[in-house]
This is a predicted structure of an 87-nucleotide RNA (c-di-GMP-I riboswitch aptamer).
RNA sequence: AUUUGGCCGGGGCAAACCGCUCGAAAGGGCGGGACGCAAAGUCAUGCGCCUAAUUCCCGCAAGGGAGAUGGUGGGCAGGCUGCCGAA
Numbered sequence: 001a002u003u004u005g006g007c008c009g010g011g012g013c014a015a016a017c018c019g020c021u022c023g024a025a026a027g028g029g030c031g032g033g034a035c036g037c038a039a040a041g042u043c044a045u046g047c048g049c050c051u052a053a054u055u056c057c058c059g060c061a062a063g064g065g066a067g068a069u070g071g072u073g074g075g076c077a078g079g080c081u082g083c084c085g086a087a
Base pairs, nucleotide, nucleotide: 002087003086004085005084006083012037013036017032018031019030020029021028022027035074041080042079043078045077046076047075048072049071050070055066056065057064058063
């Protein structure tokens, strides 16, 4: 350096749910809590998925529809980096 495994050591992260909080929502942050995770580290680059405030369209109105510039990295892929062991 490459490939490969996660048995050992040291550890790491933290789903649902609950509290507080930010947000129009989806969802995020902090604390508690552990279903799981060998990249559940990191980057919204591609696909997917969620939401629909501003905006646009229809409508007399009530209302309906479209639409990411908002999210999701614990949906999949890709980039970069990394712990332990083995070859």
Of the family's consensus pairs, 95% are formed in the model.